[in-house]
């Protein structure tokens, strides 16, 4: 200098005028007011109800190497195996196909077992053809054809035998908490597919703030007396002056202090945890964050706006700045 | 806001993981003096992007668009 890899931060700033939501008010004003994703609603939890009585079964759903973090997770951290890249580094739904079932179109002789061509032997005759048998080494088809290659062996061949390599299984040794790695020995070569059914292990009761609790105006109809109803799938058990069917329209709470933010110290490789200090940071209910002017910047600034809250994931995003690192070339 | 569902031809719907079909519509031809009806033929599609698989409309993930339902009520 060029080409890259991983990560972090900002998301216009300052001043003036007018306007809006919330809180306080001495009624003059003062304070405060969207995001990194507030989004998609894809996971996990808090909270609330079913219901503050409990247990079991089935069905359904989710996850999937190992160790840890966490309130929990499909998230995160570390690590192992596999794949890609010269490298920094990146990707990985990564249990079981020897429990069983299903599927593998077309092509091809044959798709989980096979003889179409070819090769070899025997028999026959019309002497280059037919029949029978053997053969998976060669050809051809396919995504996939019985592990690869060499030697021996054979009528021709074949893990049929042997050496080397590959794969997975069992045993032993060493290292590691473990997945696993390395080395040695034994016996072997089994098709693929579980984001097909399924099996194994673990977890999940269901619904969601339009949940739910309370206040008030209008105002009804019906059923049953256990042969019924409820327990929001079923069973056991339990409970009952209760159960079913309507129609209209308001208000309050839930509502924001929280697994909270920031800083420092300590422990840990890290995710994270512990302790101390400090701060209070929207709460609407037809739904508030804006408009104009001036100055600055390379720039008139992208994606986009809370609606119960929190931890993640995913997706959208104009541009700018910074940190760590790799490779190539040139020079010292 | 919460929950659920659907995307296939111009429209309405099909299709077991294995060549995407049907009806109506449109276009051309036959038939008719002309039109309609009828007969024959044709055009045209899996919302988008990835993944699993030999192979995806179908299975999985993400995304986009559309549709439906839902308050309290003494």
């Nucleotide at each position: 200098u060029g080409a890259c890899u991983g990560g972090u931060g900002c998301a216009g700033a300052c001043g003036g005028u007018c306007g809006c939501g919330u809180g306080c008010u001495u009624c003059g004003g003062c304070a405060u007011g969207a995001g990194g994703a507030a989004a998609g609603u894809c996971c996990g939890g808090g909270c609330u109800g079913c219901a503050u009585a409990g247990g079991g079964c089935a069905a359904g759903g989710a996850u999937a190497a190992c160790g840890g973090a966490u309130a929990a997770c499909a998230u995160c951290c570390g690590c192992c195996g596999g794949g890609g890249g010269c490298g920094a580094c990146c990707c990985u739904a990564g249990g079981a196909a020897u429990a069983g079932u299903g599927c593998a179109a077309c092509a091809g002789a044959g798709a989980u077992a096979u003889a179409c061509c070819g090769c070899u032997g025997c028999c026959g005759c019309g002497u280059g053809c037919g029949g029978c048998a053997g053969u998976a080494a060669g050809g051809g088809u396919g995504g996939a054809a019985a592990g690869g290659c060499g030697a021996g062996g054979u009528a021709a061949g074949a893990g049929c035998u042997c050496a080397c390599c590959g794969c997975g299984c069992c045993c032993c040794a060493u290292g590691g908490u473990g997945a696993c790695a390395u080395g040695g020995g034994g016996g072997g070569c089994c098709u693929g597919u579980a984001a097909a059914c399924u099996c194994u292990a673990u977890c999940c009761g269901c619904a969601g703030c339009a949940a739910c609790g309370c206040c008030g105006a209008c105002u009804g109809g019906g059923a049953c007396g256990a042969u019924g109803g409820g327990u929001g799938g079923c069973c056991c058990g339990c409970c009952c002056g209760u159960c079913c069917c309507g129609a209209c329209u308001g208000g309050c709470g839930g509502c924001u202090c929280g697994a909270g933010g920031c800083g420092c110290a300590c422990g840990g490789u890290a995710a994270c945890g512990u302790g101390c200090g400090u701060c209070c940071c929207a709460g609407a209910u037809a739904g508030a964050u804006g408009a104009c002017c001036g100055u600055c910047c390379a720039a008139c600034g992208a994606c986009a706006g809370g609606a119960c809250c929190c931890g993640g994931c995913u997706u959208a995003u104009c541009g700018c700045a910074c940190c760590a690192g790799u490779c190539a070339u040139a020079c010292c | 806001g919460c929950g659920g569902g659907u995307g296939u031809a111009g429209c309405u719907c099909a299709a077991u993981g294995g060549c995407a079909g049907a009806g109506c519509a449109c276009c051309g031809g036959c038939u008719u003096c002309c039109c309609a009806a009828g007969c024959c033929g044709g055009c045209a599609a899996c919302g988008u992007g990835g993944g699993u698989u030999c192979g995806a409309u179908u299975c999985c993930c993400a995304u986009c668009a559309c549709c439906c339902g839902c308050u309290c009520c003494a």